[in-house]
RNA sequence: GGGCCUAUAAUUUAAUGGUAAAAUACCGCAUUCGCAUUGCGGAGAUGGCAGUUCGAUUCUGCCUAGGUCCA
Numbered sequence: 001g002g003g004c005c006u007a008u009a010a011u012u013u014a015a016u017g018g019u020a021a022a023a024u025a026c027c028g029c030a031u032u033c034g035c036a037u038u039g040c041g042g043a044g045a046u047g048g049c050a051g052u053u054c055g056a057u058u059c060u061g062c063c064u065a066g067g068u069c070c071a
Stems, first nucleotide, its partner, number of pairs: 001070007010024004018054001026042005047063005
C1' cells in the first nucleotide's frame, strides 16, 4: 500500500427497511435487627459524515478504530 471481517447501554449479546430487546452491572422501594439473597420499579446505547428510501441499526460510499491475510 491492497483484499476481507467487525463497530448497538459500563460489559456480554439480540433486532434481515417500520416505536431499538434482554442479561449482568448501577440507582430507588419492599423484604431483614443489619448485610446478603429475592421481588418490583427506574436511568442508560446504534463509531463519524454523506447517499438511497415515505421511513435506515439494517442497503451504498468515504473516514476513524480494531482484527485477519497478501505485498
Molecule: transfer RNA
Organism: Patescibacteria group bacterium